Two RNAs folded together computationally: RNase P RNA and transfer RNA, 449 nucleotides in total. Model confidence (mean pLDDT): 77 of 100. It holds a member of the Rfam family "Bacterial RNase P class A". It is annotated as a ribozyme.
RNA sequence: CGAGGCGGCCGGGUGACCGCUCCGCACUAAAUAUGCGGGGAGGAAAGUCCGGGCUCCACAGAGCAGGGCGCUGGGUAACGCCCAGUCAGGGCGACCUGAAGGAAAGUGCCACAGAAAUGACACCGCCGGCCUUUAGGCCGGUAAGGGUGAAAUGGUGCGGUAAGAGCGCACCGGCGGUCGGGUGACCGGCCGGCCAGGCAAACCCCGCCCGGAGCAAGACCAAAUAGGAGGGCGCCGCCCGCGGUGCGGGAGAAACGCUGCUCGCCGAGCCCUCGGGUCGCGGUCGCAAGAGACGCCGGGCAACCGGCGUCCCAGAGAGAUGGUCACCACCCCCCCAAGGGGCACAGAACCCGGCUUACAGGCCGCUCUCGACCA
RNA sequence: GGCCCGUUCGUCUAGUGGACUAGGACGCCGGCCUUUCAAGCCGGAGAUCACGGGUUCGAAGCCCGUACGGGCCA
Numbered sequence: 001c002g003a004g005g006c007g008g009c010c011g012g013g014u015g016a017c018c019g020c021u022c023c024g025c026a027c028u029a030a031a032u033a034u035g036c037g038g039g040g041a042g043g044a045a046a047g048u049c050c051g052g053g054c055u056c057c058a059c060a061g062a063g064c065a066g067g068g069c070g071c072u073g074g075g076u077a078a079c080g081c082c083c084a085g086u087c088a089g090g091g092c093g094a095c096c097u098g099a100a101g102g103a104a105a106g107u108g109c110c111a112c113a114g115a116a117a118u119g120a121c122a123c124c125g126c127c128g129g130c131c132u133u134u135a136g137g138c139c140g141g142u143a144a145g146g147g148u149g150a151a152a153u154g155g156u157g158c159g160g161u162a163a164g165a166g167c168g169c170a171c172c173g174g175c176g177g178u179c180g181g182g183u184g185a186c187c188g189g190c191c192g193g194c195c196a197g198g199c200a201a202a203c204c205c206c207g208c209c210c211g212g213a214g215c216a217a218g219a220c221c222a223a224a225u226a227g228g229a230g231g232g233c234g235c236c237g238c239c240c241g242c243g244g245u246g247c248g249g250g251a252g253a254a255a256c257g258c259u260g261c262u263c264g265c266c267g268a269g270c271c272c273u274c275g276g277g278u279c280g281c282g283g284u285c286g287c288a289a290g291a292g293a294c295g296c297c298g299g300g301c302a303a304c305c306g307g308c309g310u311c312c313c314a315g316a317g318a319g320a321u322g323g324u325c326a327c328c329a330c331c332c333c334c335c336c337a338a339g340g341g342g343c344a345c346a347g348a349a350c351c352c353g354g355c356u357u358a359c360a361g362g363c364c365g366c367u368c369u370c371g372a373c374c375a
Numbered sequence: 376g377g378c379c380c381g382u383u384c385g386u387c388u389a390g391u392g393g394a395c396u397a398g399g400a401c402g403c404c405g406g407c408c409u410u411u412c413a414a415g416c417c418g419g420a421g422a423u424c425a426c427g428g429g430u431u432c433g434a435a436g437c438c439c440g441u442a443c444g445g446g447c448c449a
Stems, first nucleotide, its partner, number of pairs: 001371004005366006012328007020040007042345001046356002049354005054214004061263004066210005071085005086100001087098004101205002106203002108199003123146002125142007154172006173195002175192007218285004228274006238250005257265002292311008330342004376448007385401004393432001403419005425441005
């Protein structure tokens, strides 16, 4: 200098003027009016793909069914996320990628081709024997060679043999045993010819996890998710007490409900249709102080955790978060200038941790890697 | 805002790992019949299974992501 690798960050800036929304204070009898001060979109607010908080339903139950996850250790409120490692694959390398348990529990599938596709298998070839018209035929052995296929029963070599074959041996691969190291996945040594097809993102087995619904959850306010009309289903039954056509208590049955089924629990309402309203859904809370942000210190390889200090930082009417001007930065048109145009993806709606997807352009760091050249 | 479902010729659909070159109906095109049209008969074209990855020897069907469309709630 060129080509890469890894990690992190930004997402136009400054000023003036005019608005919008929320909060606080002042003014005020009280304010939604006025004045002053302060806050006001994102790295993904998105997709709703996971996990939690929160709320209701037995403060959440039992069994079955069902679903999810799947190397090991750790982190976390939790996770399918993150960190550190192991193994496998890719790259010359820095490094990257991986839904990565079990096929020796069982079942199933393996099209076409091929002799044979798992209870393995003899088509060609090779070898032996018999027959023989010398072209071959029959019987047997053989998985070393050919051929088919995605895949053919360990691989290479030497020995051995009629020809062959883990039949024997050496090395390599797998499996099993044993010893050592490691928390563990796993790694290494030795021994044993033990040699076993693939698919579990097929059923399944093993281990772990999961109750359901979701802020349109739900709570409160004099009824307000109710109320109106029509239809259907269910209980208004028994015993005891009393101040006796009611109230209280008890046992049992029972619709609906506990969002698959059974058990179990609860115990008076439930279901369907229509109509009205939609200038909307009566109002308030839930609703923003939180697994919170920033800084310092400490522990840990790291993810992360602990301590201390400072700060309060959007929030609705499914509705605010903007506009104009000037200068600067960047991009495009333009030979240059002047001038003109543009500036990505996108936009909170109960909140949070992740993942995934979209994204013009730009910046920083690395004792990182490879190649070329110079000293 | 939340929860759930779907996508195959122009349209409606069948196909749930292989025998498929994705089958059928309506529609379209050509021919026959008819004086002509319709009906009828015969033949043909028309889908890279929404898109991108993965698993598998092999994917329309299985898994993941994206896009588009649809349904429900007070």